[in-house]
């Protein structure tokens, strides 16, 4: 420069967290003991997927994100290992960018004549004045060679041609299109043929993928109290409704108890960690990845949120002093449904290849 790992250990005291044993309560507790209790990024929630609900006949429209080409993958905007441009570094090596635009429409700051119907300077040419070397003025005259602005100037460079000049001719090198030849393919290489009237973006335009919220998702048990809704019992002093001229029964409805009951709260339960796992070995691949009927490892799942304070010894690092002492230092950063990636943050210290000196 690339690639990989590492992310302190131990001792007391004192505390939390959920499990297990045991004991003591019996209404959700309450104690003892015992092993167990963040990372490599748990972090940002930036993309994808799994898993739930709820939409969803088919089709179009918008909108949004990719956008060389092979390959991995459960997918991905994400990886591999590759192809072209272009850029940095003496190297090893890093960094950016990649679909189309034959057509339309717009935009190009400053600077410049001028940013696309190019004459500012400048070079030629013809006509004129002045005796002339040469100036000067004119020409609905030619010229994009040179010079100057600029991010960007009308294919680059030579040469021949011209009055100067121009792909106006030709040789190379760029383009574009054919054709052989390599490659799995971007693509590379050789060889032919057109003289080849502009870049940039942005609207477009194609091809693909996205239905929406998310574990506070969802589902299931269920106290207290209050209660739809039913049953029984008593009550009804006054006053209600039906039957009815009326009065009595009788229903109803009111009110109080008992019991039955649904739905929802508090609170418990699954979801919740053992699964696209992790290491080895032993095929496949350059790799990312992939297979094994092989062998080992795996003990946070909390739910308003525990994993922690203090003391001390040791290891590492800097400085002082000097031959074991003293003084500082010890990063980022704290799970919350669960994977796969990406992006940032970071003391120390190790490994392996490679460059330059």
């Nucleotide at each position: 420069u690339g690639g990989c790992g590492u992310g302190g250990u131990c001792u007391g005291u004192c505390g939390c967290g959920g499990c297990a044993u045991g004991g003591c309560a019996u209404c959700g507790g309450c104690c003892a003991u015992g092993a167990c209790g963040a990372g490599g990024a748990a972090a940002g929630u930036c993309c994808g997927g799994g898993c739930a609900a709820c939409a969803c006949a088919g089709a179009g429209c918008a909108u949004c994100a990719c956008a060389c080409a092979u390959c991995c993958u459960a997918a991905c905007g994400g990886g591999a290992a590759g192809c072209c441009g272009g850029g940095g570094g003496c190297g090893a090596c890093c960094c950016c960018g990649g679909g189309g635009a034959c057509a339309a429409u717009g935009u190009g700051a400053c600077a410049g004549a001028a940013a696309a119907c190019a004459a500012c300077c400048g070079c030629c040419c013809g006509u004129c004045g002045c005796c002339g070397c040469g100036c000067g003025a004119c020409g609905u005259g030619g010229c994009a060679a040179g010079g100057g602005u600029g991010a960007a100037a009308a294919g680059g460079c030579g040469g021949g041609g011209u009055a100067a000049g121009a792909g106006c001719c030709c040789a190379c090198c760029g383009c574009u299109c054919c054709g052989a030849c390599g490659g799995a393919g971007a693509c590379g290489c050789c060889g032919g043929a057109g003289g080849c009237c502009g870049c940039a973006c942005a609207u477009c335009c194609u091809g693909u993928g996205a239905g929406u919220u998310g574990c506070a998702a969802u589902g299931c048990c269920a106290a207290a109290u209050a209660u739809a809704c039913c049953g029984g019992c008593a009550g009804u002093a006054a006053a209600g409704g039906a039957u009815u001229g009326c009065u009595c029964g009788u229903c109803c409805a009111u009110u109080g108890c008992c019991g039955g009951g649904g739905g929802g709260u508090a609170g418990g339960c699954a979801g919740c960690u053992u699964c696209a796992g992790c290491c080895g070995c032993c095929g496949g691949g350059c790799a990312a990845c992939c297979g094994g009927c092989c062998g080992g490892c795996g003990u946070a799942g909390a739910u308003a949120a525990a994993u922690g304070a203090c003391a001390g010894a040791c290891a590492c690092c800097g400085g002082u002093g000097u031959c074991c002492a003293c003084c500082g230092g010890c990063a980022c950063a704290u799970a919350a449904c669960c994977c796969g990636g990406c992006u940032u943050a970071c003391a120390u210290c190790g490994c392996c290849a490679c460059u330059c000196g």
This is a predicted structure of a 357-nucleotide RNA (Bacterial RNase P class A) from a mouse gut metagenome. The model forms 93% of the base pairs in the Rfam consensus. Its Rfam family is "Bacterial RNase P class A". It is annotated as a ribozyme.